[in-house]
């Protein structure tokens, strides 16, 4: 180069991300059902369940007369006799040697059904038989002589209901015997010779002994014998008999192969072997006897479940995996078990013989029967016709024609598969008419359809009409074979006949007509295909995520679409996706998964060289590996499906031959793995004795007095009987400070004062010796913290349990007193633990720094250090690699190699049952049903933390003054009502919407009215005397009813006439009466716009590009420093940018410019009782425009900078002061009753008017205030000083009247001008004198007033009287950091009145703040997490309730099966056989004895069902019992996740409703805080 071949993934755990990992899903398949649907033909397939039958019923094995003997009959024809003349009757002949039984071959061991039963030599595949049989067929040699007694049938008689015998008598044979003869046949014996893998085989020779037949047809006369012609004669053909061979065919036997279970581990007495016999065709314990004690088994014996095996079939890239229906091969089976018989061959599907078990006939004595084919009953979710036929193929018989052949050919039924066909084509837009959708314009179903032209599969009707028969059978000729024969037979060719169930099928032609012929599933992702309605977590869907709780593309319908199409879908099942059992192909630190550790035993693996061998390996031939399938090419049916040649393939085993690199084995050798030895070392390795001190605790003794002790604080508890504290002595027991380590031994567990004494391993040097001795390592054995168990000690301190005290709501606890086991010692058990480096061992190989332990060696020195290489441990950091990340990194988790142990979603469960160890506790092994769509592992961003650092903020603190009591006012809750209308609900609802409810308002309630409506716009008609508006009645009023009154414009025309009028036509307008439609504070604020609250004036909040990570995401924005500020500087894999702060705006503080009324009045005048009152004047203050100023700009300190301290000037100083201004975004936050607005409701009402009443209610609770409780006050009296507003239906001066509210009258003033307006607190005086008061005013009485249509329900003042709580207010809470808080009045919206409220203004005018530990928010960093609806989270256990599988259990009841006994059919064997036998043999004329042989029957063994007894295993079923699952809104508490609030866990032991608490070891997979250590970096 070329041919060939050839593998797809998706949803699903999470706020997201990777990863694990498991559920799901697309895909092919089928002996299928099922549910809607149904037109046609071909080919195929059709009881998977009850190997259940009971099967009625007919078939399904018979056949041969050419092996044999019998042998009819109904008809037909004659003769005869008889006749009622219809006929009968006898007889012959023919039917006919038929027809049927029978005797005798042969065949009924084939075909045909089934899977039960087998886990085996049973099946595949290869090989043995030197250990074997083989009818029928085929070759090939040989043979076939001579005799002999019976039987069946059949005749008579006999039982018996039947089915079936029984007795006498006859008779054939290719039935049966005898005898003869014989081989190359079989036994024996001897002798030679080959020759083989053993036992052994084969040939020769010469002895011996066994030993066989059966005719039948047809011809025909050469022979031969009778003899016209016919046989025992030739001859052909078939049949027989010996023997050798052959083919098919069976039998036995081996090697390899064949499912699950070890919760079966030991099985086994004909068992293993042997030796002799028996039996078999034949080997063989296959049977006996006897001897011997073997035999299998972890490479899985036994034992339990399961299952017929295979060619093949499904599926897959393949390797496999599943399965064995149809066809084909074997095998087993025949109602169940058990036996033989015959025979070439059977323990026999349509024989037999017993037992059972069901059914069936019976005359009750007995007898009969087993579904192959169709069918039937039953069982099931399910599987056909009681059909043709022997034409074809094929099988039995027969010589042959022929007969038989539910094998087989064919047809039927079933869409039950696979194929192919049509259900029409072509034109055809006004895109009809109709559905459905609609933004109402329109779109779609749709060229679909109608309509016009056509076709003619198919369908119907009429006519033709196969192949399948080159076969078979007859007859005929010809030729060639056998013979003596032209004969007979046989071959061959050939010719004429005959022979089809399917079938008048297929197939062709013709007429006819579009006529008769589409449905199923689906459209939420996967996955291809969307709208409407309806339903409202209902009803239902669901394969899996998952829909549905009022706008459902998910439900149910429609319309549209998708997909397939005589179908379409669903359920089952199997493979595939699934690399999820991983050989191909996976894994184990932390996701499931390394045994706790060591030592060995099998086995698995194993250095280097050398010869040899050739098992494995490798290549070549040869055989098998059946056919069919299946691949290719090729034909055959119009085509496919089907079906056929042809080839290539069958990856395996065998056999022979070769090659010899690796690997096995032999064999010689080597030293590097490995051991040994020689010399040095270090060490809490380990075992046993003994020694020491400190500390404790107890005794005694002294001193000395009231308290010790404990605890967040307390309190039991010690202690005047003297404690604790001290001193002295003495017991006791345990454990070993410092030294110490990040260190060291050790296989792990673990190991720690020092001394001796026994003892294991390791390391360095040296390089002497062995010479592969090695690695690993199921089972075994061993060793194994800490608890805990027995036995005996011991017991100082400690401390499970138990006691008390505390804490708490409780506290079976955290804390404290005390205290038992234990803890320590010997001995013996236990065998577990976070026995962890959660990381098995062992070899090798891969860059490196750094400390550290032992050792050598070098260098260098006087030596010792340092330094330098180099083994052996022990740390840390870090490249490559690797890893889902995190991490590992020469001490691998990197590269590879070997042995071993484990893992295969959660739960259930390490649980139950079995087994095994244990004294127990319990350990080891270890499941199932159920149940979930995940559980999980690193890392991400957030968010939380009773985690951590930094940092704000009236957050706390340090201060002032209230709230919580009190009355009262208002608003919420509740509760009441006819209604007390609606919203607002933690901060962030509650003097909120509402900037003001007597009526209106008003939404609510009763009640009375109105219906195109109170209010908008079109339309049609009709009215123009209709409505308004007035009146009058009725009424609460709205209304209703009656009456008066009552249109305009324009254009034409007409009367009359110049001015009216009348008609008609259009417009306008009003009404009305119909229709569209108004209207609705009806509902959803979880369907919305918009507006607003709120975290929060917090500093954040995000992006482009880059870079980094597989990825979410990080990085930027962290770091250092700074600021209110993510403010700014610096740094720096980041550069930038945007929204946010800041600043731009507005007020106010300073000045200044301009301007000068209404405003101001310095200075000039002029007036006044006084007053900018006036005239000028506009300096001032003031107004209201513009401007200046502040920038850390200067100085000085610290700073790398930014910036901060501090100074100066300055009206203001470091965002001067306030205001406006709210990133991204949370609250599914508020409003649908502000107002817009989808949907949904509702239309003489849920709309609109009215009248009245609620919205003001009151046992109570709560927020917000208000007055106060007094003397810094409180009354009275005088006397100052704002600012900011409002004012005409307004504000109202002065004047009068009334105590007053406030009347009357009336100036001014639409306002820098006139009025509201007194500003109060303040300051002078004066009184009150500490009391419920000259406090406090609430409540009621009485009189008024003013508003308003109208104060009763329900107004606001005003005066007169009354004169109520309260004497500073538990727990507890809330405002404020300067002109602020306290305090004082003022004014204004809203308003007809009504404010303590809300919004504004001014006046007087503090205190405090160390600091940030604490509370609470809030910001950045980091840390933890099991949270993400986000700690108001998540989450465990008990206990109630309900269903659901499971285990147990007094027992009850079935299957299977073991043992050991009892009976013991049929039968084969063995033995008897007095009864009973023809055939041969002896005797005898003969009858008949005699015998040999058999036989009937009896007996032995063995034996099947049965039964007794006593285990074993499996199921069913049970009162109780016992956990375990599951199940929106149950009960107790709060373990766990954060440091989870007592750090969690792991092993164990007690304890306690529960979670779990508590000892004693242990772990880190604990935060946080601190110190060593080490390690980066400088």
């Nucleotide at each position: 180069u070329u041919c060939a071949u050839a593998g797809a993934g998706a949803g699903u755990u999470u706020g997201a991300u990777c990863c694990u990992g498991g559920c799901u899903c697309a895909g092919g398949a089928c002996g299928a059902a099922c549910g809607c649907u149904g037109g046609c033909g071909g080919c195929g397939u059709g009881c998977c369940u009850a190997a259940g039958c009971u099967u009625a019923u007919g078939c399904a094995a018979g056949u041969c007369g050419a092996g044999c003997g019998c042998g009819a009959a109904a008809g037909a024809c004659g003769a005869c006799c008889c006749u009622u003349c219809g006929g009968g009757g006898u007889u012959g002949u023919u039917g006919a040697g038929u027809a049927g039984a029978g005797c005798g071959g042969c065949g009924g061991a084939c075909g045909g059904g089934u899977g039960a039963g087998u886990a085996a030599c049973g099946c595949g595949u290869g090989g043995a038989c030197a250990a074997c049989c083989u009818g029928c067929c085929c070759u090939c040699g040989g043979g076939a002589g001579c005799g002999g007694g019976a039987u069946a049938a059949c005749a008579c008689u006999u039982c018996g209901a039947a089915a079936g015998g029984g007795g006498u008598g006859c008779u054939a044979a290719u039935a049966c015997c005898g005898c003869a003869u014989a081989a190359g046949u079989c036994c024996u014996g001897u002798g030679u010779c080959u020759c083989g893998c053993a036992u052994g085989a084969a040939a020769c020779a010469c002895g011996g002994g066994a030993g066989a037949a059966a005719g039948g047809u047809g011809g025909c006369c050469u022979c031969u014998g009778c003899u016209u012609g016919c046989a025992u004669g030739c001859u052909a053909c078939c049949a027989c008999c010996c023997g050798a061979g052959g083919a098919g065919g069976g039998g036995u036997u081996c090697g390899c192969g064949u499912c699950c279970u070890a919760u079966c581990a030991g099985g086994u007495a004909g068992u293993u072997g042997g030796u002799a016999g028996g039996g078999u065709a034949a080997u063989g314990g296959c049977c006996u006897a006897c001897c011997a004690a073997g035999c299998c088994u972890a490479u899985g014996a036994c034992g339990g479940g399961u299952a017929g095996c295979c060619g093949g079939c499904c599926u897959g890239a393949g390797a496999g995996g599943g399965u064995g229906u149809c066809c084909g091969g074997c095998c087993a089976c025949a109602c169940a078990g058990g036996g033989a018989c015959u025979g070439a061959g059977a323990c026999a599907a349509g024989g037999c013989c017993c037992u059972g078990u069901c059914c069936c006939c019976c005359a009750c004595g007995g007898g009969a029967g087993g579904c192959g084919c169709a069918g039937g009953c039953g069982g099931g979710a399910a599987u056909c016709a009681u059909c043709c036929a022997c034409a074809a193929u094929g099988g039995g018989c027969g010589a042959a024609a022929g007969c038989c052949u539910g094998a087989u050919g064919g047809u039927g039924c079933g869409a039950c598969g696979c194929c192919g066909c049509g259900u029409g084509g072509g034109c055809g837009a006004g895109g009809a008419a109709g559905g459905c959708c609609u933004u109402c314009g329109g779109g779609u179903c749709g060229u679909a359809a109608a309509g016009c032209c056509c076709u003619g599969u198919c369908g119907u009707c009429a006519g033709g009409g196969a192949a399948g028969a080159u076969g078979c059978c007859u007859g005929g000729u010809a030729g060639g074979g056998u013979u003596a024969a032209u004969a007979c037979c046989c071959c061959u060719a050939u010719c004429a006949g005959g022979u089809g169930a399917c079938g008048g099928u297929a197939c062709c032609u013709g007429a006819u007509g579009a006529g008769a012929a589409a449905g199923c599933c689906c459209c939420g992702g996967c996955c291809a295909a969307c709208u409407a309605c309806g339903u409202g977590c209902c009803a239902g869907c669901a394969g899996c995520c998952g829909c549905g709780g009022u706008g459902a593309u998910a439900c149910g319908u429609a319309g549209g679409g998708g997909g397939c199409g005589a179908g379409c879908g669903u359920u089952g099942u199997c493979c595939g996706g699934a690399a999820u059992u991983a050989c191909u192909g996976g894994g184990u630190g932390u996701a499931a998964a390394g045994g706790g550790c060591g030592u060995g035993u099998a086995g698995g693996c194993g250095g280097a060289u050398u010869g040899g061998u050739a098992a494995g390996u490798c290549c070549c031939u040869g055989g098998u590996a059946a056919a069919a399938u299946g691949c290719u090419u090729u034909g055959g049916c119009u085509c496919a499906a089907c079906c056929a040649a042809a080839g290539a393939c069958c990856u395996a085993c065998c056999c022979g031959g070769g090659a010899u690199a690796c690997u096995g084995c032999c064999u010689a050798u080597c030293u590097u793995g490995a051991g040994u030895c020689c010399g040095g070392g270090a060490g809490a390795g380990g075992g046993u004795g003994g020694u020491g001190g400190a500390a404790c605790a107890c005794a005694c003794g002294g001193u000395g007095u009231a308290g010790c002790g404990g605890u967040g604080g307390a309190a039991u508890g010690c202690g005047u009987a003297g404690a604790u504290a001290u001193c002295g002595u003495g017991u006791g027991g345990a454990a070993c400070g410092c030294c110490a380590a990040u260190g060291g031994c050790g296989a792990a567990g673990g190991c720690a004062a020092c001394c001796a004494c026994c003892u294991g391993g390791c390391c360095c040097g040296g390089c002497a010796c062995u010479g592969a001795c090695g690695c690993u390592g199921a089972g075994g054995c061993g060793c194994g913290a800490a608890a805990g168990c027995c036995a005996g000690g011991g017991g100082a301190g400690c401390a499970a349990a138990c006691g008390g005290g505390a804490u708490u709501a409780g506290a079976u606890a955290c804390c404290c007193c005390g205290g038992u086991a234990g803890u320590c010692c010997u001995g013996g058990c236990c065998g577990u633990a976070a026995a962890c480096g959660a990381u098995g061992g062992g070899u090798g190989c891969u860059u490196g720094g750094u400390g550290u332990u032992g050792g050598a060696g070098g260098u260098a020195u006087c030596g010792a250090c340092c330094c330098c290489u180099u083994c052996a441990g022990c740390g840390c950091c870090g490249g490559a690699g690797c890893u889902a990340a995190c991490g590992c990194a020469u001490u691998a988790a990197g590269c590879a190699c070997c042995c071993c142990a484990c893992c295969u979603g959660g739960g259930g469960a390490g649980u139950a049952c079995g087994g095994u160890c244990g004294c127990a506790a319990g350990g080891c092994u270890g499941a199932a049903a159920c149940u979930c769509a995940a559980a999980g592992g690193a890392a991400u961003u957030g968010a939380c933390g009773g985690g951590g650092g930094c940092c704000c903020g009236c957050a706390c603190a340090a201060g002032c003054g209230g709230u919580g009591g009190a009355g009262c006012a208002u608003g919420u809750g509740g509760u009441u009502u006819a209604a007390u209308u609606c919203g607002a609900u933690g901060c962030a609802a509650c003097g909120c919407g509402a900037a003001g409810a007597a009526c209106c308002u008003u939404a609510c309630c009763c009640g009375g009215g109105c219906u195109u409506g109170a209010c908008a716009u079109g339309c049609a008609g009709a009215u123009g005397a209709c409505c308004a508006g007035g009146u009058a009645u009725g009424g609460a009023a709205a209304c209703a009813u009656a009456c008066c009154c009552u249109u305009c414009u324009u254009g034409a025309g007409g009367u009359u006439u110049u001015a009216a009028u009348c008609u008609c036509a259009a417009g306008a307008c009003a009404u009305c009466u119909g229709c569209a439609c108004a209207g609705g504070u009806g509902c959803u604020g979880c369907a919305u716009g918009g507006c607003u609250g709120u975290c929060g004036u917090c500093a954040g909040c995000u992006c482009g590009u880059g870079u980094c990570g597989u990825g979410a995401g990080a990085u930027g924005u962290u770091g250092g420093g700074u600021u209110a500020a993510g403010u700014c500087c610096c740094g720096c894999a980041a550069c930038g940018a945007g929204c946010g702060c800041a600043a731009c705006c507005c007020c106010u503080a300073u000045c200044u410019a301009u301007a000068g009324u209404u405003g101001c009045u310095a200075c000039c005048a002029g007036g006044u009782a006084a007053u900018g009152c006036u005239g000028g004047g506009c300096a001032c203050u003031c107004u209201a425009u513009g401007g200046a100023g502040a920038c850390u700009g200067c100085c000085g300190g610290c700073g790398a900078a930014a910036g901060c301290c501090g100074g100066a000037g300055g009206a203001a100083g470091g965002u001067g002061g306030g205001g406006a201004c709210g990133a991204c975004g949370u609250c599914u936050a508020g409003u649908c009753c502000u107002c817009a607005u989808g949907g949904c409701c509702u239309u003489u009402a849920a709309g609109c008017c009215c009248g009245g009443g609620g919205c003001u209610a009151c046992a109570c609770a709560c927020g917000u205030g208000c007055u106060a409780c007094a003397a810094u006050g409180g009354u009275c009296g005088g006397u100052a000083c704002a600012a900011a507003g409002g004012g005409c239906g307004g504000c109202a001066a002065a004047g009068u009247c009334g105590c007053a509210a406030g009347a009357c009258c009336u100036a001014g003033c639409a306002a820098a001008u006139c009025c509201c307006a007194a500003a109060a607190a303040a300051c002078c005086g004066a009184c009150c004198c500490c009391a419920g008061u000259u406090c406090g005013g609430a409540u009621u009485g009485g009189a008024g007033u003013c508003u308003g249509c109208a104060a009763c329900u329900c107004g606001a003042c005003u005066c007169c009287a009354u004169g109520a709580a309260g004497g500073u207010g538990g727990a507890a809470u809330c405002g404020c950091u300067a002109g602020u808080a306290a305090u004082c009045g003022u004014g204004g919206a809203u308003c007809a009145g009504c404010a303590u409220g809300c919004c504004a203004c001014g006046g007087u005018g503090a205190a405090u703040a160390c600091g940030u530990u604490c509370c609470c928010g809030g910001g950045c960093c980091u840390u933890g997490u099991a949270c993400a609806c986000a700690c108001c989270g998540c989450c465990c256990g008990u206990c109630a309730c309900a269903c659901c599988a499971c285990c147990u259990g007094a027992g009850u009841u079935g299957g299977c099966u073991g043992c050991a006994c009892c009976c013991g059919a049929a039968g084969u064997c063995g033995c008897c056989g007095a009864c009973c036998c023809a055939a041969c043999u002896g005797c005898g004329c003969a009858a008949g004895c005699a015998g040999a042989g058999g036989g009937a029957g009896g007996u032995g063994c063995c034996g099947a069902a049965g039964g007794u007894g006593u285990g074993g295993u499996u199921g069913g079923u049970a009162a109780g019992g016992g956990g375990g699952g599951u199940g929106a809104a149950g009960u107790c508490g709060u373990a766990a996740c954060a440091a989870g609030g007592u750090a969690g866990c792991c092993g164990u032991a007690c304890c306690g409703g529960a979670a779990g608490g508590u000892g004693c070891g242990g772990c880190u997979g604990g935060a946080u805080c601190a110190c060593c250590u080490c390690c980066u970096u400088u």
Predicted 3D model of a 1578-nucleotide RNA (small-subunit ribosomal RNA) from a Candidatus Coatesiibacteriota bacterium. The coordinates come from a structure-prediction model, not an experiment, and the mean pLDDT is 84. Lineage of the source: Bacteria > Bacteria candidate phyla > Candidatus Coatesiibacteriota.